[in-house]
């Protein structure tokens, strides 16, 4: 040092749920409360997945339904990259 991986210290993030005269069409994200868990549950949408469907599109009957990322999701895998302690 670098990979795998224990024990204890330091610490860290923050699920479900609720508030919000917050954004968004949703999904979902932000903020606050609150902790389920998490050794990368640090940070990135490159590969799959999974959700949603504005806008398109197509079928009906103007209702409606179905298809479809450009949008999300890093706490859904996988890769990337960066990082605290420190045994065998």
């Nucleotide at each position: 040092u670098u990979a795998u991986a224990a024990a204890a210290a330091a610490g860290g993030u923050a699920a479900a749920u609720c508030c919000a005269g917050u954004c968004g069409a949703a999904a979902g994200a932000u903020g606050g409360a609150g902790a389920c868990a998490c050794a990368a549950a640090g940070c990135c949408a490159c590969g799959g997945g999974u959700c949603u469907a504005a806008g398109g599109u197509u079928g009906u009957a103007u209702a409606c339904a179905g298809c479809u990322a450009u949008g999300a999701u890093a706490g859904c895998c996988g890769g990337g990259u960066u990082g605290c302690c420190a045994a065998a």

Predicted 3D model of an 88-nucleotide RNA (c-di-GMP-I riboswitch aptamer) from Paenibacillus sp. UNC451MF. The sequence was found by an Rfam model in a public genome assembly. The organism belongs to Paenibacillus, within Bacteria.